[in-house]
RNA sequence: CGGGGCGUGGCUCAGCUGGCUAGAGCGUCCGCUUUGGGAGCGGAAGGUCGUCGGUUCAAAUCCGACCGCCCCGA
Numbered sequence: 001c002g003g004g005g006c007g008u009g010g011c012u013c014a015g016c017u018g019g020c021u022a023g024a025g026c027g028u029c030c031g032c033u034u035u036g037g038g039a040g041c042g043g044a045a046g047g048u049c050g051u052c053g054g055u056u057c058a059a060a061u062c063c064g065a066c067c068g069c070c071c072c073g074a
Stems, first nucleotide, its partner, number of pairs: 001073007010026004019057001028044005050066005
């Protein structure tokens, strides 16, 4: 320098064939249970989907640029 992949709650990921309120597991907090802890059960908080722009009635999803990480080639 060229090509490819990835970026979504604290962590690991799903959703990416545009439209339903953006979800799951683990974790955190509260409550029940227990002598206490753990396990179990119930509930809650936590994201404006890497950034900016475009397309569209409507974008996590499509398009472009940029940023970060990883891989391949020179």